[in-house]
Context: one part of a larger RNA
RNA sequence: GGCGUAUGGGGAAUGCCUAGGCUCUCAGAGGCGAUGAAGGACGUGAUAAGCUGCGAAAAGCUGUGGGGAGUGGCACAUACACUAUGAUCCGCAGAUAUCCGAAUGGGGCAACCCACUAUAUUGAAGAUAUAGUAUCCGUAAGGAGGCGAACCCGGAGAACUGAAACAUCUAAGUACCCGGAGGAGAAGAAAACAAUAGUGAUUCCGUUAGUAGUGGCGAGCGAACGCGGAUUAGCCCAAACCGAUGUUGUUACGGCAAUAUCGGGGUUGUAGGACCACGCUAUAAGAUGUAUAUUGAAUUAGAAUUGUUUGGAAAGACAAGCCAUAGAGGGUGAUAGUCCCGUAUAGGUAAGAUAUAUUGAUUUAGUGGUAUCCUGAGUAGUGCGGGGCACGUGUAACCCUGUAUGAAUCUGUGGGGACCAUCCCAUAAGGCUAAAUACUCCUGAGAGACCGAUAGUGAACCAGUACCGUGAGGGAAAGGUGAAAAGAACCCUGAAUAAGGGAGUGAAAUAGAUCCUGAAACCAUACGCUU
Numbered sequence: 001g002g003c004g005u006a007u008g009g010g011g012a013a014u015g016c017c018u019a020g021g022c023u024c025u026c027a028g029a030g031g032c033g034a035u036g037a038a039g040g041a042c043g044u045g046a047u048a049a050g051c052u053g054c055g056a057a058a059a060g061c062u063g064u065g066g067g068g069a070g071u072g073g074c075a076c077a078u079a080c081a082c083u084a085u086g087a088u089c090c091g092c093a094g095a096u097a098u099c100c101g102a103a104u105g106g107g108g109c110a111a112c113c114c115a116c117u118a119u120a121u122u123g124a125a126g127a128u129a130u131a132g133u134a135u136c137c138g139u140a141a142g143g144a145g146g147c148g149a150a151c152c153c154g155g156a157g158a159a160c161u162g163a164a165a166c167a168u169c170u171a172a173g174u175a176c177c178c179g180g181a182g183g184a185g186a187a188g189a190a191a192a193c194a195a196u197a198g199u200g201a202u203u204c205c206g207u208u209a210g211u212a213g214u215g216g217c218g219a220g221c222g223a224a225c226g227c228g229g230a231u232u233a234g235c236c237c238a239a240a241c242c243g244a245u246g247u248u249g250u251u252a253c254g255g256c257a258a259u260a261u262c263g264g265g266g267u268u269g270u271a272g273g274a275c276c277a278c279g280c281u282a283u284a285a286g287a288u289g290u291a292u293a294u295u296g297a298a299u300u301a302g303a304a305u306u307g308u309u310u311g312g313a314a315a316g317a318c319a320a321g322c323c324a325u326a327g328a329g330g331g332u333g334a335u336a337g338u339c340c341c342g343u344a345u346a347g348g349u350a351a352g353a354u355a356u357a358u359u360g361a362u363u364u365a366g367u368g369g370u371a372u373c374c375u376g377a378g379u380a381g382u383g384c385g386g387g388g389c390a391c392g393u394g395u396a397a398c399c400c401u402g403u404a405u406g407a408a409u410c411u412g413u414g415g416g417g418a419c420c421a422u423c424c425c426a427u428a429a430g431g432c433u434a435a436a437u438a439c440u441c442c443u444g445a446g447a448g449a450c451c452g453a454u455a456g457u458g459a460a461c462c463a464g465u466a467c468c469g470u471g472a473g474g475g476a477a478a479g480g481u482g483a484a485a486a487g488a489a490c491c492c493u494g495a496a497u498a499a500g501g502g503a504g505u506g507a508a509a510u511a512g513a514u515c516c517u518g519a520a521a522c523c524a525u526a527c528g529c530u531u
Base pairs, nucleotide, nucleotide: 001530002529003528004527005526006525007524008523009522015516016480017479020451021450022448023447024446025445026444027443028442029440030439031147032146039100040099041098042055043054044053046078047077050074051073061094062093063092064091065090066089070082071081072080105114106113107112115133116132117131118130119129120128121127135144136143137142151182152180153179154178155177162169166216192199193198203230204229205228206227207226213221214220234432235431236430237376241264242263243262244261245260246259247258248257249256250255269410271375272374273373274372275369276368277367278366284363285362289358290357291356292355293354294353295352299347300346301345305320306319307318308317309316321338322337323327329341330340331339381405382404383403384402385401386400387399388398391417412427413426414425415424416423467474468473487515490502491501492500493499
């Protein structure tokens, strides 16, 4: 020096655990904000740095319901208090709520500075207190503004990429940006589909179907009819006509006409309505209030076990019982139906909610006639240029419209994928509309052939922290003594409040706070063999 064995150091893998995550299900809630939000700054405790709570009334104040013995948060300790005259605690309803922040009296480098008006302080100056003083919309009453995870609608709108290059195309109307709304949003009661048969608003799902198509006919893109389901709901204006009021014009002062506003009327395609004639309050829906019932926060009751034994400890083993509408789950010194919390079940009330009964604001229908009137105009259509439709200009219909034009009026008009005829369907140019559908920042209950501390959220721990960056932004590491602190009194060595040795606690201290287990690398000591 090497190898081996043993014992340690070192290190933190592994095992076990879970306080935290992840993914869902079922309910709820789906907003907060000038009555000042979200988010912060600064304060606030006997001692008080941080977190939590709260706001100069400051770990809190008042009322009320529950509850029934301790209490003054995390968080020990000392002091001092509170509490059966019912505290702490839990629910509900209130009070207070500094400063910044939409921030709103003006300004500003957020949490600061400086004003004005009215009133008060006996008058003046000054100062203080209270209230007010932003902008926009609206005649006024009043409203808006900002924040918020996704979902929704609209406006605007890429590139990487794919096409094995690339330009049409694709990615994709995606990402990003802006505006807007709601618990959903959007769409929606046929100027629709269909095809000689018919359907009957919209939305969503399955299928049709990767079909028909489209496509440098490349890469790719990609329907519909029909069928089966979910859910179902239909309505209101404009106009014709009648009337009122105001204004204007005109007048033979009786009116007439025009115009504006308001009321009645009326709302559709087997056309309907006005108008004329007849008839009638039939039927149905239903705001709101009252009564009853159910539900509804905190919350209440809630069965049944002992002995022996091993052990530090019994819930284990053995023996004998018991309850069960409760053998879900968790805890307790190891594995407990019967020890504790609970569980099944049964109760209970405020605000509120739902249902039923009643009330009844308000709304709601017909028959016949057809001479006249009405039925949405810079609209439909057309030319040019674009866009959307699965459809890239194509045989390109249909929808939207930048530009230029521009009808008809029910014997009307549009459509049925160039166009024409026949036939069929519908009735544009006004509006509203629940449900079935999408989502989850958030609350409650529950689940998992999900993770178990290099995993699972970035974050199990005082984490969007420490730290980095001028900034936008980036972004960690870090869990486990023990059943219980019983957390090592006292003594010794030592400079020592370091460290260690005794003593003591404990089942265990090689569980001693760098604390469960404690692998390997690496280091050391002892012994054996060997060079």

Background:
The part of an RNA shown here (large-subunit ribosomal RNA, domain I) has 531 nucleotides and comes from uncultured Aquimarina sp. The source organism's lineage runs through Bacteria, Flavobacteriia, Flavobacteriales, Flavobacteriaceae and Aquimarina.